């Protein structure tokens, strides 16, 4: 320098042809228990990497951009 692939909840991911932002753990309440784990119930908690476009509506299309990973090339 080029060409791909990742970025979504604290964490490890799903999100179909653009329309309801979710799942497991993990947090916080309650139940249950003499306490505590399990377990079983409800709740929180997300600017979807970041900035534009496009559109009646974007995670999801399109442009730049920023981290990280692979791959080729330069240079020694």
């Nucleotide at each position: 320098c080029a060409g791909g692939g990742u970025g979504u909840a604290g964490c490890u991911c799903a999100g179909u042809u653009g329309g309801g932002a979710g799942a497991g753990c993990g947090c916080a309440g309650c139940g249950u228990u003499c306490g505590g784990g399990a377990c079983g119930c409800u709740g929180a908690g997300g600017u979807c990497g970041c900035a534009g476009g496009u559109u009646c509506a974007a995670g999801u299309c399109c442009u730049g951009u920023c981290a990280c990973c692979c791959u080729g090339a330069c240079c020694a």
Model confidence (mean pLDDT): 83 of 100.
Predicted 3D model of a 76-nucleotide RNA (transfer RNA) from a bacterium.
RNAcentral holds the sequence, with entries from ENA.